[in-house]
Context: one part of a larger RNA
RNA sequence: UGACGGGGGCCCGCACAAGCGGAGGAACAUGUGGUUUAAUUCGAUGAUACGCGAGGAACCUUACCCGGGCUUGAACUGCGGUGGACCGGUCCAGAGAUGGGCUUUCCCUUCGGGGCCGCCGUGGAGGUGCUGCAUGGUUGUCGUCAGCUCGUGCCGUGAGGUGUCGGCUUAAGUGCCAUAACGAGCGCAACCCUUUCCGUCAGUUGCCAUCAGGUAAUGCUGGGGACUCUGUCGGUACUGCCAUCGUAAGAUGUGAGGAAGGUGGGGAUGACGUCAAAUCAGCACGGCCCUUACGUCCGGGGCUACACACGUGUUACAAUGGGGGGUACAGAGGGCUGCCACUCGGUGACGAGGCGCCAAUCCCGAAAACCUCUCUCAGUUCGGACUGGAGUCUGCAACCCGACUCCACGAAGCUGGAUUCGCUAGUAAUCGCGCAUCAGCCAUGGCGCGGUGAAUACGUUCCCGGGCC
Numbered sequence: 001u002g003a004c005g006g007g008g009g010c011c012c013g014c015a016c017a018a019g020c021g022g023a024g025g026a027a028c029a030u031g032u033g034g035u036u037u038a039a040u041u042c043g044a045u046g047a048u049a050c051g052c053g054a055g056g057a058a059c060c061u062u063a064c065c066c067g068g069g070c071u072u073g074a075a076c077u078g079c080g081g082u083g084g085a086c087c088g089g090u091c092c093a094g095a096g097a098u099g100g101g102c103u104u105u106c107c108c109u110u111c112g113g114g115g116c117c118g119c120c121g122u123g124g125a126g127g128u129g130c131u132g133c134a135u136g137g138u139u140g141u142c143g144u145c146a147g148c149u150c151g152u153g154c155c156g157u158g159a160g161g162u163g164u165c166g167g168c169u170u171a172a173g174u175g176c177c178a179u180a181a182c183g184a185g186c187g188c189a190a191c192c193c194u195u196u197c198c199g200u201c202a203g204u205u206g207c208c209a210u211c212a213g214g215u216a217a218u219g220c221u222g223g224g225g226a227c228u229c230u231g232u233c234g235g236u237a238c239u240g241c242c243a244u245c246g247u248a249a250g251a252u253g254u255g256a257g258g259a260a261g262g263u264g265g266g267g268a269u270g271a272c273g274u275c276a277a278a279u280c281a282g283c284a285c286g287g288c289c290c291u292u293a294c295g296u297c298c299g300g301g302g303c304u305a306c307a308c309a310c311g312u313g314u315u316a317c318a319a320u321g322g323g324g325g326g327u328a329c330a331g332a333g334g335g336c337u338g339c340c341a342c343u344c345g346g347u348g349a350c351g352a353g354g355c356g357c358c359a360a361u362c363c364c365g366a367a368a369a370c371c372u373c374u375c376u377c378a379g380u381u382c383g384g385a386c387u388g389g390a391g392u393c394u395g396c397a398a399c400c401c402g403a404c405u406c407c408a409c410g411a412a413g414c415u416g417g418a419u420u421c422g423c424u425a426g427u428a429a430u431c432g433c434g435c436a437u438c439a440g441c442c443a444u445g446g447c448g449c450g451g452u453g454a455a456u457a458c459g460u461u462c463c464c465g466g467g468c469c
């Protein structure tokens, strides 16, 4: 100077408390440990690993294992020599890689040669091999916490201190006052995006108040820019006004006005640094290692195993519910090997036709809710695992190892011990919709979107984390 204390003071945070809903018990999905295996590729491991890298493991991916091949090599490039087009079509052997056969067959030229392809040789190749404790870059975390420093001056022999402390205040080292300090920088805040309100301008594919036409009906048509909406550019909120308290900064108020009130809500934004934190398997890169193999091609298998243990989730255990019928209302996205209206066939997944749309034009499109009927507390008309049968679709191919549909079967489960997690408002809870990846999909995951829509906070003694003295 720091760090630490079951030392003190002050302060904050879903940290506790007050509430609501979960996890821990069941079945299943998924990740991990362990075990097994020829292989179950590798990494991530308290918080900060474990639905994580992976925003798609049947082949491919793929890095692992077994087997079959190649060695200038799957891809790239320099040089020397040599031969010929290459590409395409087709046949045979083979699991394929590959090997062999048949067929078609060059271009430019300054005539030296060059382009393209193959073979021989050679210099480079190639490596998801090791080291994240050699590194760059990127990331997690403390933490969106309010801190971390510098110049000059002053103090101290010096390390260093002061400033940055104190009082008040703030979400904030945010400000005000005081002051051997005076200033400044990185952070805070603001500037950026979005949402909420208003205005200007612009109206097509959006809209329809007025006028006209038309229909079984519909902005359907002429037309219109009023409104909604979409986009551009602006405005608005600043404790500005009032009252009380205060020197001030500021605080308080069922205050006024206002769409919004005290940072309006959300996002992006992460200081100096910490954890030799993570990543050599995204990429790059030093060093080391392999070079007829630790490189590379192919077929098959594995990453999907299963006495068990843990994490994260989904579905339930029912009547605030299950089932049948009827009937409404979104937002944000996506669409050409695509989205598919509509019609027909099928109980259905889907199939056969087929309109429109490169999309504010056409298409994908809600569920909970509401009305009505039924079930009457049961392992049930709850629950749906597992299993049998029959199918649909994608794809070269669903045995290992896909999703979906129909019929049958109907397991555990009657609210979960110790313990533990999330959340303070359009939040929790609950309901569905979309997207990326993607042929298909093991998505109950991730990222978004809207619908319905609560309870509680006395307070800071205690637990956890953090800040200042």
Base pairs, nucleotide, nucleotide: 008469009468010467011466012465013464015460016459019423020422021421022420023419026315027314028313029312030311031310032309033308034306035305042053043052064301065300066299067298068297069296070295076124077123078122079121080120081119082118083117084116088103089102090101091100092099093098106115107114108113126290127289129288130287131286135284136283137279138278139277140275142273147186148185149184150183151182152181153162154161155160166177167176168175192267193266194265195264197235198234199233201231202230203229207224208223211222212221213220238261241255242253243252244251245250317416321375322374323373324372325371326370333364334363335362338357339356342353343352344351345350382413387408388407389406390405391404392403393402429452430451431450432449433448434447435446

Notes
The part of an RNA shown here (small-subunit ribosomal RNA, 3' major domain) has 469 nucleotides and comes from an uncultured bacterium. The full RNA is in RNAcentral, with records from ENA and SILVA.